[in-house]
């Protein structure tokens, strides 16, 4: 220098192929219940699409550029 892949809650992950109506789940956290206290268990709640632009009635998803990470070639 060239090519390919990945980026979604604090962590891990589904939805992307085929755009669709509140972005789902687990663990973690908060509150309450239970318990002599705690753990476990039960209920409720909080929290996310890497950044910018474009296309579209509608974008996590498609297109372009960038940032970060990984792999391969030279």
């Nucleotide at each position: 220098g060239g090519g390919c892949c990945c980026a979604u809650a604090g962590u891990c992950u589904a939805a992307c192929u085929u755009g669709g109506a509140u972005a789902g789940a687990a663990c973690a956290g908060a509150u309450g219940g239970c318990u002599u206290c705690g753990a476990a268990c039960c209920a409720u709640c909080u929290g996310a699409u890497c950044u910018g632009g474009g296309u579209u009635c509608a974008a996590a998803u498609c297109c372009c550029a960038g940032u970060g990470g990984g792999c391969c070639c030279a």
Model confidence (mean pLDDT): 80 of 100. Predicted 3D model of a 74-nucleotide RNA (transfer RNA) from Candidatus Parvarchaeum acidophilus ARMAN-5. Its Rfam family is "tRNA". Rfam classes the family as a transfer RNA.